[in-house]
RNA sequence: AAUUUUCAUCGGUAAAGCUGCCGAAAGGCAGUGACACAAAGCCAAGGGUCUAAAGUCUUACAUAAGACUAUGACAGCCGGUUGCCACA
Numbered sequence: 001a002a003u004u005u006u007c008a009u010c011g012g013u014a015a016a017g018c019u020g021c022c023g024a025a026a027g028g029c030a031g032u033g034a035c036a037c038a039a040a041g042c043c044a045a046g047g048g049u050c051u052a053a054a055g056u057c058u059u060a061c062a063u064a065a066g067a068c069u070a071u072g073a074c075a076g077c078c079g080g081u082u083g084c085c086a087c088a
Base pairs, nucleotide, nucleotide: 012037013036017032018031019030020029021028022027035076041081042080043079046078047077048074049073050072055068056067057066058065059064
């Protein structure tokens, strides 16, 4: 690119990047955009991971650096839970 088929569905979500906004950050929201996903629907009081504003401690003696720690975040890390179509 062409042809054929369609006995369910003929759809859903939306990664990274870019732009704007929020946030100390992790990250979130919206637009754009499609990596991928049969639960990439929902749940943060199961586990795990990320961040460290505030706080505490240490060093320094100057206005700094480091460590610890969620009350913050992540469900497209596992997990819990609910659901659609087909077959049976």

The RNA shown here (c-di-GMP-I riboswitch aptamer) has 88 nucleotides and comes from Anaerostipes caccae L1-92. The prediction has a mean pLDDT of 83. NCBI's taxonomy places the organism under Bacteria, Bacillota, Lachnospiraceae, Anaerostipes, Anaerostipes caccae. The sequence is in RNAcentral, with records from Rfam and Ribocentre. The same sequence occurs in records of 3 taxa.